RNAcentral holds the full RNA, with entries from ENA.
Large-subunit ribosomal RNA, domain VI from Tissierellaceae bacterium HCP3S3_D8, 263 nucleotides, folded computationally.
Rfam family: Bacterial large subunit ribosomal RNA. Gene Ontology terms of the family: ribosome and structural constituent of ribosome.
Taxonomically the source falls in Tissierellaceae (Bacteria, Bacillati, Tissierellia, Tissierellales).
[in-house]
Context: one part of a larger RNA
RNA sequence: CGUAGGAAAUUUGAGAGGAGCUGUCCUUAGUACGAGAGGACCGGGAUGGACAAACCGCUGGUGCAUCAGUUGUCUCGCCAGAGGCAUAGCUGAGUAGCUAAGUUUGGAAGGAAUAAGUGCUGAAGGCAUCUAAGCACGAAGUCCCCCUCAAGAUAAGAUUUCCCAUCUUUUAAGAGUAAGACUCCAGGAAGACUACCUGGUAGAUAGGUCAAAGGUAUAAGAGUAGCAAUACUUUUAGCUGAAUGAUACUAAUAAGUCGAGGA
Numbered sequence: 001c002g003u004a005g006g007a008a009a010u011u012u013g014a015g016a017g018g019a020g021c022u023g024u025c026c027u028u029a030g031u032a033c034g035a036g037a038g039g040a041c042c043g044g045g046a047u048g049g050a051c052a053a054a055c056c057g058c059u060g061g062u063g064c065a066u067c068a069g070u071u072g073u074c075u076c077g078c079c080a081g082a083g084g085c086a087u088a089g090c091u092g093a094g095u096a097g098c099u100a101a102g103u104u105u106g107g108a109a110g111g112a113a114u115a116a117g118u119g120c121u122g123a124a125g126g127c128a129u130c131u132a133a134g135c136a137c138g139a140a141g142u143c144c145c146c147c148u149c150a151a152g153a154u155a156a157g158a159u160u161u162c163c164c165a166u167c168u169u170u171u172a173a174g175a176g177u178a179a180g181a182c183u184c185c186a187g188g189a190a191g192a193c194u195a196c197c198u199g200g201u202a203g204a205u206a207g208g209u210c211a212a213a214g215g216u217a218u219a220a221g222a223g224u225a226g227c228a229a230u231a232c233u234u235u236u237a238g239c240u241g242a243a244u245g246a247u248a249c250u251a252a253u254a255a256g257u258c259g260a261g262g263a
Stems, first nucleotide, its partner, number of pairs: 001152001005163007015149004021049007033038001051106005059100004066093005071086006110144003117137004164262001166175004180258004184200005205251003208247004214240003221234005
């Protein structure tokens, strides 16, 4: 820009893409078959491999604004207690998130038309013949069925709901608006930027605060024991990023722009 008014939402599916794999074991059955050795079709069940998708409850990894321990040194006048630097100083753990080695799921089943092939009926050609007319089966293959995208499918589809027939010049343009949308702002399980999604006081969108989880591992101060290092008690304490719930305390203020009149 188009989809002959302007919007919001829900959809159909022309078409396109994805997937499509396979082993072993048990049973049928030591049956059919075979002198024996050996050893099935058909059918039923179980369990794997590789591949793919999703997820983080479990097992773990990571977790540079979490917690603790600790070395050297400097600073806060000193003790005590803290802070800075040293690869994040080193070490031990670890929430959320992201993850695989973790968990779950998938290939199936079914339908249609067929290939090679197997047939029925049946002439030409009194017989025979799957074929000439006609009819039936038949594959991991084809088309559906499963998953995803999809009306710029210009053949531009469908459904539901909302807004209305204003004003100025008048072939046709322009203006202020409606429903609605955007700018802008608070943000995000979304993200390079855009886009997408949530929200903007008629509000839980982010921060803060409170509560409780989870993490770390028993803070500081004081008391007691010990010459002391240290231990014990107060104390399963203190501290705590992302995650949960609540709460308008702070910030989403204010304002602006666009947007039909139906050839």